The RNA shown here (transfer RNA) has 87 nucleotides and comes from a Candidatus Coatesiibacteriota bacterium. The sequence is in RNAcentral, with records from ENA. Its Rfam family is "tRNA". From the family's description: Transfer RNA (tRNA) molecules are approximately 80 nucleotides in length. By type it is a transfer RNA. Its mean pLDDT, the model's own confidence on a scale to 100, is 82.
């Protein structure tokens, strides 16, 4: 240099145009059970901006930037990063 695969919340990982900021698992926090723990069960759990005293509410974000579409994590283009193969 060429070809292919991949990048999704703290970590792993599903999703392949709409019901999806997004399953599930791990981890974390709170609770139940227990004399106490472990195991098990239940609930909650990404980040940023605006409004609000708070409760709450609203908008944006799927590696980054553009595009197609009524609608994009999903399709197209460019770039970045990781892995594999070829030279």
């Nucleotide at each position: 240099g060429g070809a292919g695969a991949g990048g999704u919340g703290g970590c792993c990982g599903a999703g392949c145009g709409g019901c999806c900021g997004a399953a599930g698992g791990c981890g974390g926090c709170g609770g139940a059970c227990u004399c106490g723990a472990a195991a098990u069960c239940c609930g909650c759990u990404a980040g940023g901006g605006g409004g609000g005293a708070a409760a709450c509410u609203u908008c944006c974000u799927c590696g980054g930037g553009g595009g197609u579409u009524c609608a994009a994590a999903u399709c197209c283009c460019c770039c970045c990063c990781u892995c594999u193969c070829c030279g």